The prediction has a mean pLDDT of 81.
Predicted 3D model of a 76-nucleotide RNA (transfer RNA) from a Fidelibacterota bacterium.
Its Rfam family is "tRNA". From the family's description: Transfer RNA (tRNA) molecules are approximately 80 nucleotides in length. Rfam classes the family as a transfer RNA.
[in-house]
């Protein structure tokens, strides 16, 4: 330098092929308990990597860039 894949909550991952952004764990509060753990109930937490475009409507489609991983290559 070229190619492929990935980027969504603190973290690990979904989102039925364009139609309300969700779950587990973690965290906070409550119930339970002598206290805690476990269990149960509830809450908070998001510029969907960034910009632009298409569309009535974009996490999803198009485009440019950034970061990470893998493969191929160049110089030394």
């Nucleotide at each position: 330098a070229g190619g492929u894949g990935a980027g969504u909550a603190g973290u690990u991952c979904a989102a039925u092929u364009g139609g309300u952004a969700g779950a587990g764990c973690a965290u906070c509060g409550g119930c339970c308990u002598c206290c805690a753990a476990a269990g149960c109930c509830g809450g908070g937490a998001g510029u969907u990597g960034a910009g632009g475009g298409u569309u009535c409507g974009a996490g999803u489609c198009c485009u440019u860039c950034c970061u990470c991983a893998c493969c191929u290559g160049c110089c030394a």